[in-house]
């Protein structure tokens, strides 16, 4: 330097191909439930979708261009 992958909720992740509600688990919190906790059930809380720009009525979704981590590849030594 070059090539692929990733970056969405406190954490681990799906959604991206194909443009049109931002979601699951976990977790906190609050209630039920128990003699308590613990499980269990309900509800709730929780987002600049890495940033930046374009395109479009409309972008996590496509394009540019940028940071970050990861893996190969190559150059130097």
């Nucleotide at each position: 330097g070059g090539g692929c992958c990733g970056g969405u909720a406190g954490c681990u992740c799906a959604g991206u191909c194909c443009g049109g509600g931002a979601g699951a688990g976990c977790g906190u919190c609050u209630g039920a439930c128990u003699c308590u906790u613990a499980a269990u059930c309900a509800g709730a809380c929780g987002g600049u979708c890495g940033c930046g720009u374009g395109u479009u009525c409309a972008a996590a979704u496509c394009g540019c261009g940028u940071c970050c981590g990861g893996c190969c590849c190559g150059c130097c030594a």
Predicted 3D model of a 77-nucleotide RNA (transfer RNA) from Halobacteriales archaeon SW_6_65_15. Taxonomically the source falls in Halobacteriales (Archaea, Methanobacteriati, Methanobacteriota, Halobacteria). Model confidence (mean pLDDT): 83 of 100. Its Rfam family is "tRNA". Rfam's curators write: Transfer RNA (tRNA) molecules are approximately 80 nucleotides in length. By type it is a transfer RNA. The sequence was found in a public genome assembly.